Record summary: This is a predicted structure of a 385-nucleotide part of an RNA (large-subunit ribosomal RNA, domain III) from Oryzomicrobium terrae.
[in-house]
Context: one part of a larger RNA
RNA sequence: GAGUAGCGAUAAAGCGGGUGAAAAGCCCGCUCGCCGAAAGCCCAAGGUUUCCUACGCAACGUUCAUCGGCGUAGGGUGAGUCGGCCCCUAAGGCGAGGCUGAAAAGCGUAGUCGAUGGGAAACAGGUCAAUAUUCCUGUACCUCGCUGUAAUGCGAUGGGGGGACGGAGAAGGUUAGGCCAGCCAUCUGUUGGAAUAGGUGGUUUAAGCGUGUAGGGAGAUCCUCUAGGCAAAUCCGGAGGGUCAAUCCUGAGGCGUGAUGACGAGUCUGCUUGCAGACGAAGUGGUUGAUACCCAGCUUCCAAGAAAAGCCUCUAAGCUUCAGUUACAGCGGGACCGUACCGCAAACCGACACAGGUGGGCAGGAUGAAAAUUCUAAGGCGCUU
Numbered sequence: 001g002a003g004u005a006g007c008g009a010u011a012a013a014g015c016g017g018g019u020g021a022a023a024a025g026c027c028c029g030c031u032c033g034c035c036g037a038a039a040g041c042c043c044a045a046g047g048u049u050u051c052c053u054a055c056g057c058a059a060c061g062u063u064c065a066u067c068g069g070c071g072u073a074g075g076g077u078g079a080g081u082c083g084g085c086c087c088c089u090a091a092g093g094c095g096a097g098g099c100u101g102a103a104a105a106g107c108g109u110a111g112u113c114g115a116u117g118g119g120a121a122a123c124a125g126g127u128c129a130a131u132a133u134u135c136c137u138g139u140a141c142c143u144c145g146c147u148g149u150a151a152u153g154c155g156a157u158g159g160g161g162g163g164a165c166g167g168a169g170a171a172g173g174u175u176a177g178g179c180c181a182g183c184c185a186u187c188u189g190u191u192g193g194a195a196u197a198g199g200u201g202g203u204u205u206a207a208g209c210g211u212g213u214a215g216g217g218a219g220a221u222c223c224u225c226u227a228g229g230c231a232a233a234u235c236c237g238g239a240g241g242g243u244c245a246a247u248c249c250u251g252a253g254g255c256g257u258g259a260u261g262a263c264g265a266g267u268c269u270g271c272u273u274g275c276a277g278a279c280g281a282a283g284u285g286g287u288u289g290a291u292a293c294c295c296a297g298c299u300u301c302c303a304a305g306a307a308a309a310g311c312c313u314c315u316a317a318g319c320u321u322c323a324g325u326u327a328c329a330g331c332g333g334g335a336c337c338g339u340a341c342c343g344c345a346a347a348c349c350g351a352c353a354c355a356g357g358u359g360g361g362c363a364g365g366a367u368g369a370a371a372a373u374u375c376u377a378a379g380g381c382g383c384u385u
Stems, first nucleotide, its partner, number of pairs: 013031006032382004040362004046342002050340001051075006060068002080141002082338003086119003092113003098107003122139005142334011153319002158314004166301004172294003177288005182203007204262002208257004215250004219244008228236002263283001266279006302305001348357002364376003
């Protein structure tokens, strides 16, 4: 220079009470304002204790600070079913032998890894200062092992099926959700009216199990033969014949049960005045209605749209009083890792508490074609002078 520029979105504050040495900024209350396809909620990535509580204010916070993502200490993450690990494979990686190369090494068979994909099973309510599909309550389900009973052709690294898939378009059936009525609780006072009226609040309930619907798909079953499926086959494929028009598979939702339960407006009690405990009404119908489900469906088009395992079935070697397999029952097992918190952001990537960047899911009401716009609910904020 200079007490100058600046104090990082013009979404906005005001008052009362509390705490305290001290309050524009902290806590509580009332009013006001802002977002509301977000400035709300839930995941993934990334961060790694920032989470909760007590104490504290040097520094950090663009001001103050009693406050804090700051300092110190203590506490906090509970799983057969969520995700990983596990089984399976894709692109791709590695690669016994092998080929090539002077070597280093390069390529690559059998294999072995590798999710962003396929593969068993859980929901509702409650609860802590801080976790919950993990704890608790209630009601379920899956898988593996052993034992028992009954029945019985079982057996794979092999064969077959299945898993198993594109784009676009259209229609129907439903549900989530919304709205209205009814029902329940409660209120109705000020100039007048209104009580067969009006205001406010509530009207919520899952998986599983049973039934098998709207709809979609395949003709079904038996016998005989069989040059194919690298061997075999009763399986698949192919050929012929008989019988029956039904049968089977799939499939949202609804209804019943789950539930004489839970939740529930509110009422009562206690005290330390915002906590704990107890009790607990109604809990029905109509309408609208999805981009969600039926749907990996249907129709259509050409550019013709993963693989493998789990699963079902067939036999080979073999075993056939055993073993094995199937059904039911009983008993037992289900380890390990993640789980706090932020997560369109003051906690991630940007040197910063930085107007930038950051994948997915949810989607109330009025207006409307709409996820536009404007206002608003739940919820969250007023952007640290």

The organism belongs to Oryzomicrobium, within Bacteria. Its mean pLDDT, the model's own confidence on a scale to 100, is 83. Rfam family: Bacterial large subunit ribosomal RNA. Gene Ontology terms of the family: structural constituent of ribosome and ribosome. The full RNA is in RNAcentral, with records from Rfam.